Order: sequence, then structure tokens, then C1' cells
RNA sequence: UGCCGGGCGGCCGCGCGCCGUAAGGUGUGAGGAAAGUCCGAGCUCCGCAGGGCAGAGUGCCGGGUAACACCCGGCGGGGGCGACCCCAGGGAAAGUGCAACAGAGAGAUACCGCACGCUGCGGCGUGUAAGGGUGGAAAGGUGAGGUAAGAGCUCACCCGCGGCCUGGCGACUCGUCCGCGAUGUAAACCCCACUCGGAGCAAGAAACGAAAGAGCGUUUGAGACGGCCCGUCAAGCUCUCAGGAUUUCGCUUGAGCCCGCCGGCAACGGCGGGCCUAGAUAGAUGACCGCCAAAUACAGAACUCGGCUUACAGGCA
Repeated sequence: UGCCGGGCGGCCGCGCGCCGUAAGGUGUGAGGAAAGUCCGAGCUCCGCAGGGCAGAGUGCCGGGUAACACCCGGCGGGGGCGACCCCAGGGAAAGUGCAACAGAGAGAUACCGCACGCUGCGGCGUGUAAGGGUGGAAAGGUGAGGUAAGAGCUCACCCGCGGCCUGGCGACUCGUCCGCGAUGUAAACCCCACUCGGAGCAAGAAACGAAAGAGCGUUUGAGACGGCCCGUCAAGCUCUCAGGAUUUCGCUUGAGCCCGCCGGCAACGGCGGGCCUAGAUAGAUGACCGCCAAAUACAGAACUCGGCUUACAGGCA
């Protein structure tokens, strides 16, 4: 790091599907994490001309995937005797911010010192950044030359950063040459590149449907009242709207699993064959016996998948 984490049989008891009038028969029935709800989707409804602002996410390169912050393979840096393991964009010179104390000075300085000059002998002026001190860090390191004393001031060899050429799809690498040498921090604000509509199965759909409103009122029949060949109202009918509770669907055939071949370093893909393996809703899998045995740890589906993270007795590789 990976795999397993119970199996077989008997006898009863549960959920669902199918057959049956029924009795009953038959098939099937929790996980590698079902957990966390941290990512990505499928699906449903709403929104959406195209853009922009804001916000969010990702961040070395290439590949895989439905997609991803995941997986595979590489480049660079680090760790390990080793097999291997860990980290991650660029910009600090676009701008802003932060870095205690000590120290003269931490985007730049002169405390001590060194050299020269002056001096009232107390010191002052100019030059310097090689030596000392402070500090985690002080104008790259060593040596030589040069200088009043010094300094990349010059040179040789190194170190760091950058550039051209060379090899590579690329991140980048070997080597030559050229240029420049004042720290760190951007999971600080920011800049850059790419991606992103919202809400969610308690989504949503249907049945049933109270109250309310409108119309018709010889419409099939037919009532009451009045100012009576007309009007008002009731029953009834039609339409609109439509809860709460309840019921049904969504609900399990899937970006599914297994085997073989081919392609690929691999992730994975293609082709062929085989299989159907929970769909509950106060919520199903339990008890007993026998055998195997190393052995029951972490722990129980609720729309479904791809990941990541966390938990795990024991055994095997």
C1' cells in the first nucleotide's frame, strides 16, 4: 500500500417482486466505508438574447473522466540506506501592507575603527564601507592587483538570478556565451489565466378536495316570493380557483456489475459474451442448531452515481 472482514446447511420469523380464488409456492433482501455532508455530476423545477459588474472556485506540465478540488504519468524542490514518501502557478521591478527587540542602519547607514588635514590637545572637518560590534539576515564569496586608506574599482575561480542558442508537445534539462548582483512574506490585500445561473427528492408530478367567485336558471323535471308573459332567490348544472390531511408516482436497468480479447507505461478506452443483485415509509434481514474457521473490529440503505476524508479487532499478499 492492497485484499478479506464471514461462508454452507437445517428449522422457524420478517420486507419487496412474480404465480395462485385461496392455502401456499418461488426469486431476492445493507457497506468498504452505508459515516462526514467536503467536492463533482445525473435528475426535477424556476430563470436565461448577448454582454458587464460583484462573488465563488481552481492554480507546475501532459493525459483520463459525464465532470471534479478526483485519478494516472511526468518536471522541479525536499526527506529516506532503500523500496518509496511529501510539497506545489507567476508577479515583491504594477501598486499597497507586514517583519518585535537589538543595532548607526533592515529599500539603507556611519557607533567603534582606518586614511588625510586642522587643532586651543578637549576635539573638529573630509574621505571610506575592507576590519570590529548588534542581529536570523547588513551592498554575494575566496584570492590577487590597485589605493592616502578602501571598495566588483580591475582580474581569476565560484555562487545566485535572468537572457539567447540547444533537446523536449510541455512543465523544464545538459552545455556554451552574455548581462546583473540590497532579505523574506501574496493559503497578506492585490495582479494574471481558466471555469462557474439558482434551488433542491422535504426537488417535482398526479388523484381526492373544503371555503370562495362567475355564468345558466322551460337546462331533464321542478320550488318560493314580488311591483307577475317580468324580476329576485333556492335546488341543480357548467366553468374558474383549489387547501390541510390522505393516497399514488418519482423509487431503482444504472455514466451498472462480471469474464475474455485488443490498444495504452498507466489512469482508462474499444469490441464480444454473460448477469439483474433492497426500495422501506413508527421504517424489513432476527432467534436456535450443526459444520468450516483466524473471525467478528468499525458499523445499518431512504433519489442515484464518481471521488475525497475519517473509523476499523484479526488474517493474507

This is a predicted structure of a 317-nucleotide RNA (Bacterial RNase P class A) from a chicken gut metagenome.
The model forms 86% of the base pairs in the Rfam consensus.
Its Rfam family is "Bacterial RNase P class A". The family's RNA type in Rfam is ribozyme.
Its mean pLDDT, the model's own confidence on a scale to 100, is 75.
RNAcentral holds the sequence, with entries from MGnify.